[in-house]
RNA sequence: CAGGUUGGCCGGACGGCCGCUGGCGAGGGGGCGAAAGCCGCUCUUGUCCAGAGGAAAGUCUGCACUCCAAAGAGCACGGCGCCGGAGAACAUCCGGGGCGGCGGGCUUGCACCGCAAGCUUAGCUGCCGGAUCGGGCCACAGAAACAAUCCGCCGAAGUCGCAAGACUGGUAAGGGUGAAAAGGUAGGGUAAGAGCCUACCGGCGCAGCCAGCAAUGGCUGCGGCCAGGUAACCCCCGCCGGGAGCAAGGCCAAGCAGGGAUGAUGGAUUUCCAGCUCGCUGGAAAUUCCGGGGGCUGCUCGUCCCCGGGCGCACCAGCGCCGCAGUCCCGGGUAGGCUGCUGGAGGCGCCGGGAGACCGGCGUCCAAGAUAGAUGGUCGUCGGCGUUGGCUUACGCCAGCGUGCACAGAAUGCGGCUUAUAGGCUGACCUGGGGA
Numbered sequence: 001c002a003g004g005u006u007g008g009c010c011g012g013a014c015g016g017c018c019g020c021u022g023g024c025g026a027g028g029g030g031g032c033g034a035a036a037g038c039c040g041c042u043c044u045u046g047u048c049c050a051g052a053g054g055a056a057a058g059u060c061u062g063c064a065c066u067c068c069a070a071a072g073a074g075c076a077c078g079g080c081g082c083c084g085g086a087g088a089a090c091a092u093c094c095g096g097g098g099c100g101g102c103g104g105g106c107u108u109g110c111a112c113c114g115c116a117a118g119c120u121u122a123g124c125u126g127c128c129g130g131a132u133c134g135g136g137c138c139a140c141a142g143a144a145a146c147a148a149u150c151c152g153c154c155g156a157a158g159u160c161g162c163a164a165g166a167c168u169g170g171u172a173a174g175g176g177u178g179a180a181a182a183g184g185u186a187g188g189g190u191a192a193g194a195g196c197c198u199a200c201c202g203g204c205g206c207a208g209c210c211a212g213c214a215a216u217g218g219c220u221g222c223g224g225c226c227a228g229g230u231a232a233c234c235c236c237c238g239c240c241g242g243g244a245g246c247a248a249g250g251c252c253a254a255g256c257a258g259g260g261a262u263g264a265u266g267g268a269u270u271u272c273c274a275g276c277u278c279g280c281u282g283g284a285a286a287u288u289c290c291g292g293g294g295g296c297u298g299c300u301c302g303u304c305c306c307c308g309g310g311c312g313c314a315c316c317a318g319c320g321c322c323g324c325a326g327u328c329c330c331g332g333g334u335a336g337g338c339u340g341c342u343g344g345a346g347g348c349g350c351c352g353g354g355a356g357a358c359c360g361g362c363g364u365c366c367a368a369g370a371u372a373g374a375u376g377g378u379c380g381u382c383g384g385c386g387u388u389g390g391c392u393u394a395c396g397c398c399a400g401c402g403u404g405c406a407c408a409g410a411a412u413g414c415g416g417c418u419u420a421u422a423g424g425c426u427g428a429c430c431u432g433g434g435g436a
Base pairs, nucleotide, nucleotide: 001432002431003430004429005428006427007426008425009424010423012382013381014380015379016378017377018376020051021050022049023048024046025045026044027043028042029041030039031038032037053407057418058417060416061415062414063413064412065245066244067243068242077241078240079239080238081237082096083095084094085093086092097128098127099126100125101124102123103121104120105119106118107117108116109115110114129236130235134234135233136230137229138228150175151174152171153170154169157168158167159166160165183201184200185199186198187197188196202226203225204223205222206221207220208219209218210217211216249339250338251337252336258330259329260328261327262326265323266289267288268287269286270285271284272283273282274281275280276279290308291307292306293305294304295303296302309322310321311320312319313318346365347364348363349362350361351360352359353358383405384403385402386401387400388399389398390397391396
């Protein structure tokens, strides 16, 4: 330098103008108060301060926090599952182990691209308790998916037959099917075969020794033990697990409805209707005076609106009860408001421990909190990307044009996982080439 593997980080910069949310300051208004003053009331304003992410996402997972439930234990149900460590915890992370897959390199073979096999290693990646407790299942094909006879092989044994042969039967060596068919090779053996027997190889189990904290690995010996897979099917073993969620929960509290208290408890005139004992009684409406209450400007005046009803006892006067515009109080509580709410398993720097995840010490910093949801819009310069042209041996440089330019946006907080992501910076390692 080229190619490759992998880890970490950034993910536009600056400025002008106009806005938005929060804080702080200032001013106006409002409330409380005798005043001074206060206000977690409202409006305006500012050369002021702060204002989305690495995933804020999916809501998959573990917690914090809150309320509800709850003697203890068991059952059921669900989750997790190699070993050691980290951590608040986890389905997470770090280191290691076993099995498998991918990739790189080399060799060989077929052989012109390429493919296959073997060896090797910068590496990357998936899975992980138990398949000799038992049950279930294994598409299609195939006779059969677990102890099997379709074709084939045999004719030693039994039956029939003079015989050839047939049937019963024996057989897993060969063919065929399949993802998978009951270890492989050689020899013996047999009617034919077969771990049926023997040797070697492979696997499994048991025992011993060695290495390792362990998972596990290595070596030796023994046993023909060789009857598949699936537990993300039931099941067995071990460990863990109450439920709902910030629309959790707490506080304040209009209006309407409910409960309680209080509340003037009137006069005159006119019109209409009904009744009858014919000038009185009852009902409705209007005007005016009076009384009570409210609105319009804080007060006064003025003006407008609402209320002054009913039943019973009673000859009347009057009394009792219910109601009434409105006022006050009470409890629960809707709308609404406040809180929870952002200082935390917190960020950054340095030092130390550790192989690492991570841990410890010291210093320093405080950095969104909206509620239909603010964090934006626009313009300019630079940068990026695309494209065209010119110059240059080349790397590249310059100019024009186009393009706002990756994925995406908080909603109680935190740790993870997964998914999306234009472009860029950087560390380590492997292979090849070159130089000193």
Molecule: Bacterial RNase P class A
Organism: Anaerolineales bacterium